[in-house]
């Protein structure tokens, strides 16, 4: 980079730095933000996709736990409509 599968209404925030936009894109709304948003870093936490582990099994899988790898921690992917849309994980080429 490309095609495939699963998920996207549950859950979980503090501190430091920065300084004006941010909530993916288009239109229309709504919301967050100089009482410092968004982002980055640290710590903490949530969750259970993958690996490892424990139990059950009709061998398809289900349940538990949370050590390792990701992910996530305003609002249903913020809402409605649209799109050859996007994000995350897994296993391929």
């Nucleotide at each position: 980079a490309u095609a495939c599968c699963a998920u996207c209404c549950c859950g979980a925030g503090c501190g430091g730095c920065c300084g004006a936009g941010a909530g993916a894109u288009c239109u229309g709304g709504c919301u967050c933000g100089u009482c410092g948003a968004c982002g980055c870093c640290g710590c903490a936490g949530c969750a259970a996709c993958c690996c490892a582990c424990c139990g059950a099994u009709c061998c398809g899988u289900c349940g538990g736990a949370a050590g390792g790898g990701u992910g996530c921690u305003a609002c249903c992917g913020c809402c409605a409509g649209g799109a050859u849309c996007g994000a995350u994980g897994g296993a391929g080429u």
Source information: A computed fold for a 93-nucleotide RNA from Tersicoccus sp., annotated as SAM riboswitch aptamer (S box leader). Its mean pLDDT, the model's own confidence on a scale to 100, is 86. Rfam family: SAM riboswitch aptamer (S box leader). Rfam links the family to the GO term regulation of gene expression. The source organism's lineage runs through Bacteria, Bacillati, Actinomycetota, Micrococcaceae and Tersicoccus.